[in-house]
């Protein structure tokens, strides 16, 4: 000085109601399990401010990781 930082893990999201996949709970199917199929939970977007009618998205300050 550049990158990240968002769900358990892994990553989307033009300033306008935060979503996938795996994963975790129920249920169907099956003689058991996988697998497949339908539901479901689960998030103060590292933290603190600022600008905006409205901020994960702009601004600044910090903290963590990482080159």
């Nucleotide at each position: 000085g550049g990158a990240a930082g968002u769900a358990g893990c892994u990553c989307a999201a033009c300033g306008g109601u935060a979503g996938a996949g795996c994963g975790c709970c129920g249920g169907a199917c099956u003689g058991u399990c996988u697998a497949u199929c339908c539901g479901g939970a689960g998030g103060c977007u590292g933290c603190g401010g600022g600008u905006u009618c409205a901020a994960a998205u702009c601004c600044c300050g910090u903290c963590u990781u990482u080159c």